[in-house]
Context: one part of a larger RNA
RNA sequence: CUGGGCGUAAAGGGCGCGUAGGCGGAUAAGUAAGUCAGAUGUGAAAUCCCUGGGCUUAACCUGGGAACUGCAUUUGAAACUAUUUAUCUAGAGUAUAAGAGAGGAAAGUAGAACUCCCGGUGUAGUGAUAAAAUCCGUAGAUAUCGGGAAGAACACCAGUUGCGUAGGCGGCUUCCUGGCUUAAUACUGACGCUGAGGCGCGAAAGCGUGGGGAGCAAACAGGAUUAGAGACCCUGGUAGUCCACGCUGUAAACGAUGAGAACUAGAUGUUGCCCCCUUGAGGGGUAGUGUCGAAGCUAACGCGUUAAGUUCUCCGCCUGGGGAGUACGGUCGCAAGAUUAAAACUU
Numbered sequence: 001c002u003g004g005g006c007g008u009a010a011a012g013g014g015c016g017c018g019u020a021g022g023c024g025g026a027u028a029a030g031u032a033a034g035u036c037a038g039a040u041g042u043g044a045a046a047u048c049c050c051u052g053g054g055c056u057u058a059a060c061c062u063g064g065g066a067a068c069u070g071c072a073u074u075u076g077a078a079a080c081u082a083u084u085u086a087u088c089u090a091g092a093g094u095a096u097a098a099g100a101g102a103g104g105a106a107a108g109u110a111g112a113a114c115u116c117c118c119g120g121u122g123u124a125g126u127g128a129u130a131a132a133a134u135c136c137g138u139a140g141a142u143a144u145c146g147g148g149a150a151g152a153a154c155a156c157c158a159g160u161u162g163c164g165u166a167g168g169c170g171g172c173u174u175c176c177u178g179g180c181u182u183a184a185u186a187c188u189g190a191c192g193c194u195g196a197g198g199c200g201c202g203a204a205a206g207c208g209u210g211g212g213g214a215g216c217a218a219a220c221a222g223g224a225u226u227a228g229a230g231a232c233c234c235u236g237g238u239a240g241u242c243c244a245c246g247c248u249g250u251a252a253a254c255g256a257u258g259a260g261a262a263c264u265a266g267a268u269g270u271u272g273c274c275c276c277c278u279u280g281a282g283g284g285g286u287a288g289u290g291u292c293g294a295a296g297c298u299a300a301c302g303c304g305u306u307a308a309g310u311u312c313u314c315c316g317c318c319u320g321g322g323g324a325g326u327a328c329g330g331u332c333g334c335a336a337g338a339u340u341a342a343a344a345c346u347u
Stems, first nucleotide, its partner, number of pairs: 003319004007301002012315001014201004021194003025088007033081002035077008049065006091191001092188005097182003103177002106174004115149007125136001162169002206247006215241002220236004258314006266292011296303002320347003329340004
């Protein structure tokens, strides 16, 4: 380089926006760069191939032919690609009217519960466990009633539910705001798809500064268990968890399945919208989301119109195990580290 692959064997980038590039709907006309055909010139000789000749054969030498798949010039063709012009509406988008939703940001606010504080009642235990002990309690605990404070999370509704590109999102109200779907028209007229670099977003943990701190709880301490117990269990408990701003940029970031498009049996549940005699739990269209399954695919498991089927376009990635996602170097970061990424050696 070619090939074969990427759900589970090695392999889909965590996700989006988008630059270059690659690819790209229908009709007509022009051009002739790619493409195709012809001609001319050139493509040294030798070599290779075919066919003759010469050394007793052969290797070897030698005559002729073919070939040199290429390049340049020129004459044509016009289906396809390209390009120019004109047009179209099936892709894409805009407007109008409705609709669903835990989509995002900010502000405000309710109730239950836990903890703490104050006061009342009340007396000896409470709490914990397999059983205990540490711990708490006569300085009055636990229990119970009233009042107050503070922080965090939002029971029921709740659902193979919904929304979001992914991460993710759940009390209620207000305000700002993104996307999506449906129905019918009108408009723009290929404006599209993908996307190396690049830019942005990105759970948890962690870091910086300043707040906050109820519960929970790495570390830590004590009590148990045990041969030991650096654990599992128990009693405490600090970072952290929460907020603001900034950084980090990773996850089994998973559907372990990149994005877009076309085509290919059905059955059934469910969410949103629309239509039809809503004559019955009825039928139809469309956009999601589940289950089961024809064909087909698959090593099998299984997938199966939400494909892992049949195809097209573009990107990413893999190439035996270990060494190793490591070393060195570069870039980024406050650090932790992240990213890019080998080799010797071994098997």
The part of an RNA shown here (small-subunit ribosomal RNA, central domain) has 347 nucleotides and comes from a metagenome. The coordinates come from a structure-prediction model, not an experiment, and the mean pLDDT is 89. The RNAcentral record of the full RNA draws on SILVA.